The part of an RNA shown here (small-subunit ribosomal RNA, 5' domain) has 526 nucleotides and comes from an uncultured bacterium. The coordinates come from a structure-prediction model, not an experiment, and the mean pLDDT is 84. RNAcentral holds the full RNA, with entries from ENA and SILVA. Rfam family: Bacterial small subunit ribosomal RNA.
[in-house]
Context: one part of a larger RNA
RNA sequence: AAUGAACGCUGGCGGCGUGGAUAAGACAUGCAAGUCGAACGAGAAAACUGAAUAGCUUGCUAAUUGGUUUUCUAGUGGCGGACGGGUUAGUAACACGUGAGCAACCUGCCCCAAAGUGGGGGAUAGCCUUCCGAAAGGGAGAUUAAUACCGCAUGUGGCCUUCGGGUCAAAGGUGCCUUCGGGUGCCGCUUUGGGAUGGGCUCGCGGCCUAUCAGCUAGAUGGCGGGGUAACGGCCCACCAUGGCGACGACGGGUAGCUGGUCUGAGAGGACGACCAGCAACACUGGAACUGAGACACGGUCCAGACACCUACGGGUGGCAGCAGUCGAGAAUCAUUCACAAUGGGGGAAACCCUGAUGGUGCAACGCUGCGUGGAGGAUGAAGGCCCUAGGGUCGUAAACUCCUGUCAUGUGAGAGUAAGGCAUACUUGGUGAAUAGCUUGGUAUGUUUGAUAGUAUCACAAGAGGAAGGGACGGCUAACUUCGUGCCAGCAGCCGCGGUAAUACGAAGGUCCCGAGCGUUAUUC
Numbered sequence: 001a002a003u004g005a006a007c008g009c010u011g012g013c014g015g016c017g018u019g020g021a022u023a024a025g026a027c028a029u030g031c032a033a034g035u036c037g038a039a040c041g042a043g044a045a046a047a048c049u050g051a052a053u054a055g056c057u058u059g060c061u062a063a064u065u066g067g068u069u070u071u072c073u074a075g076u077g078g079c080g081g082a083c084g085g086g087u088u089a090g091u092a093a094c095a096c097g098u099g100a101g102c103a104a105c106c107u108g109c110c111c112c113a114a115a116g117u118g119g120g121g122g123a124u125a126g127c128c129u130u131c132c133g134a135a136a137g138g139g140a141g142a143u144u145a146a147u148a149c150c151g152c153a154u155g156u157g158g159c160c161u162u163c164g165g166g167u168c169a170a171a172g173g174u175g176c177c178u179u180c181g182g183g184u185g186c187c188g189c190u191u192u193g194g195g196a197u198g199g200g201c202u203c204g205c206g207g208c209c210u211a212u213c214a215g216c217u218a219g220a221u222g223g224c225g226g227g228g229u230a231a232c233g234g235c236c237c238a239c240c241a242u243g244g245c246g247a248c249g250a251c252g253g254g255u256a257g258c259u260g261g262u263c264u265g266a267g268a269g270g271a272c273g274a275c276c277a278g279c280a281a282c283a284c285u286g287g288a289a290c291u292g293a294g295a296c297a298c299g300g301u302c303c304a305g306a307c308a309c310c311u312a313c314g315g316g317u318g319g320c321a322g323c324a325g326u327c328g329a330g331a332a333u334c335a336u337u338c339a340c341a342a343u344g345g346g347g348g349a350a351a352c353c354c355u356g357a358u359g360g361u362g363c364a365a366c367g368c369u370g371c372g373u374g375g376a377g378g379a380u381g382a383a384g385g386c387c388c389u390a391g392g393g394u395c396g397u398a399a400a401c402u403c404c405u406g407u408c409a410u411g412u413g414a415g416a417g418u419a420a421g422g423c424a425u426a427c428u429u430g431g432u433g434a435a436u437a438g439c440u441u442g443g444u445a446u447g448u449u450u451g452a453u454a455g456u457a458u459c460a461c462a463a464g465a466g467g468a469a470g471g472g473a474c475g476g477c478u479a480a481c482u483u484c485g486u487g488c489c490a491g492c493a494g495c496c497g498c499g500g501u502a503a504u505a506c507g508a509a510g511g512u513c514c515c516g517a518g519c520g521u522u523a524u525u526c
Base pairs, nucleotide, nucleotide: 001525002524003523005522006521007520008519009518012371013370014369015368016367017366018364019363025327026326027325029324030323031322034079035078036077039076040075042073043072044071045070046069047068048067049066050065051064053062054061055060056059086282087281088280096206097205098204099203100202101201102200105199106198110195111194112193113192114191115190116189117188118152120150121149128141129140130139131138132137157168158167159166160165172187173186174185175184176183177182208254209253210252215245216244217243220242221241222240223239225237226236227235257279258278259277260276261272262271263270264269284305285304286303287302288301307318308317309316310315335361337360338359339358343357344355345354346353347352374404375403376402377401384395385394386393387392408467410462411461412460413459414458421449422448423447424446425445426444427443428442430440431439432438470515471514472513473512474511475496476495477494481510482509483508484507485506491498492497
């Protein structure tokens, strides 16, 4: 000088940050990943309306049936749940950093370009019937749809090729116009090429301790052939050879996420890796794959284990190292808060929905920083305390008292920025188009609407010095001294050392010094 600090005493306000470092211990409760009805069948509700029936009060009320519109959603289907958020257990490794390489690779959504989107089929959830089970859940039958699934056709193209050939696609939805033939947009779908982004793999170099670890290695090192992968490769396998690494420290042991950086220091260096950012790894413990563009998947699946819960004892359920919160251990670390208004993300044509990401507020002097606790005058140097050589000295202009000021806090009133957008209508530009339908890029105008923070910041006014100072030290190092008590006791202490009757070193008081909403102590680093 510093800290994610803790402890003791004390504590007025604001701004900006920071806040489970120990038990990767166990977790009650709530929330943290959904969305799309413009992919699909079905169901429910509401409004309007038509028909026939019944009651009658003759224009109303009931139940039935049909149509239109709107809203909702259990299921099928699509996209997203691989991002975002957490933690640092493991890892001494191509994990990380840096520089290269891949003629050995993949990449959903997005952008550009080319071509296509023809014609068929069989199921299945849901619904209904029924059975088993305490539940979780499961079985059977009947029936149904799709952008779910599967053939056929076509082949711009792709892949393979012995250059003859072989093989590989697709899905619709929703607007507007219509002469009902069709036309035309938007969002999709399929194949291919390129791009962008993200990833995979390989290599050079770099960064801990230990030799009281000296030899290590059998898929081990290489080859041939295969399997596997998006891809190279002993990655895996059969056969063959006997290699490979090592004092330039192999192998073993210990410790540890790495980096940008942070702290310190004149620097060189040393120590560290909280917050923020990049990368990696992990998700109760161990193992495994499925789906998918992407996972061997925190809030998915399966198996085993430990633990906990429910049970009708047959069997089931769960995983906070997400945000809050609880218990535990600990010197020690916060609210079971508000909002999606902004930024960003997922879904959707959009409106919009979801978002404990995020934006805010709350708690804590934990840190940095700013402000205040008043200003000026005021001597008979009051009272009182302390010291005294008893004369006096000192606290001390300090107080009282007089005159002011009004920061912060308090009260009253006014009151933001954070808002960009969205929607509707009209006009207009460009694109498409036969079109002055429609859709769409951009613009203009009008109207309407969106703020958690928050009635906050800020401003104005009011009142009144009123509400706001402590902690440590005073033997030397080291700024600051006397009296009393105690008597090697009680005690102090970072080092030297004080204390056994005159203690500036213990305890108290007065005074002084240092810092100040803090001051000391402890721990750790330089």